[in-house]
The RNA shown here (SAM riboswitch aptamer (S box leader)) has 102 nucleotides and comes from Sporanaerobacter acetigenes DSM 13106. The RNAcentral record of the sequence draws on Rfam and Ribocentre. The model forms 97% of the base pairs in the Rfam consensus. RNAcentral records the identical sequence in 2 taxa. The source organism's lineage runs through Bacteria, Tissierellia, Tissierellales, Sporanaerobacteraceae and Sporanaerobacter acetigenes.
RNA sequence: CUCUUAUCUAGAGUGGUGGAGGGACUGGCCCGAUGAAACCCAGCAGCCUGUACAACUGUACAAGGUGCUAAUUCCUGCGGUAUUUAUACCGAGAGAUGAGAG
Numbered sequence: 001c002u003c004u005u006a007u008c009u010a011g012a013g014u015g016g017u018g019g020a021g022g023g024a025c026u027g028g029c030c031c032g033a034u035g036a037a038a039c040c041c042a043g044c045a046g047c048c049u050g051u052a053c054a055a056c057u058g059u060a061c062a063a064g065g066u067g068c069u070a071a072u073u074c075c076u077g078c079g080g081u082a083u084u085u086a087u088a089c090c091g092a093g094a095g096a097u098g099a100g101a102g
């Protein structure tokens, strides 16, 4: 980097360093000197993992490997349904994360 598969409306900082960007991309709309990214610490969660019970697939606990800590994946893009023609809803695509394979 590609493929398979599961999940994506929950949860989590008045901390330290740092010093201007950030929310993947498009178009929007936002966040940011009342301090962005990044790093450290702290926290959340429980995919893989471990232990116990259980008995074919589950329950509880732990937290070793990851992940995450503004806004539904912030909304949107392609297709469809309904109608008040601008909104609502559904599905796909794209993206993110885990596990496995090449």
Stems, first nucleotide, its partner, number of pairs: 001102008013041001015040003021031003025077001027075002042069003047065002049062005073094001078091006